RNA sequence: GACGACCGCAUGGGAGAGUCCGGAUCUUUUGAUCCGGCGCCGACGGAGCAACCCCCCAGGAAACUCUCAGGCACCAGGAACCGUGUGGUCUUG
Numbered sequence: 001g002a003c004g005a006c007c008g009c010a011u012g013g014g015a016g017a018g019u020c021c022g023g024a025u026c027u028u029u030u031g032a033u034c035c036g037g038c039g040c041c042g043a044c045g046g047a048g049c050a051a052c053c054c055c056c057c058a059g060g061a062a063a064c065u066c067u068c069a070g071g072c073a074c075c076a077g078g079a080a081c082c083g084u085g086u087g088g089u090c091u092u093g
Stems, first nucleotide, its partner, number of pairs: 001092001004090010018038001020037007039072003045068001046066003052060002
C1' cells in the first nucleotide's frame, strides 16, 4: 500500500398479501383504535430440514420449508438483498 474478506456508518434502489365481515369506542364528517371471525403474505425476528463445511464427540449452515411473533387499500414505517462513498479490523505483498 493494491486486491480480497468481515463489521459499522451515510446514501440510492428495494417486494408480497383483505379499502374483508360483525360488534364496540372516539369523531361534525372523513377517519382512527380495540375485540372477535375467516382468508392471505414472507425479504426484519424465530423455528425446522438440507446440499455443503467440519468432525473423536459435537457443531455450523439458505433467499428452501413452517408461520410463533410480525405484516395485508393508499400514504407512512419496516425490509433481506444490491449499488456508491466512507471508517475500522484481518489477510497478503

Glycine riboswitch aptamer from a Sphingomonadaceae bacterium, 93 nucleotides, folded computationally. Its Rfam family is "Glycine riboswitch aptamer". Its Rfam clan is "Glycine riboswitch clan". Its mean pLDDT, the model's own confidence on a scale to 100, is 80.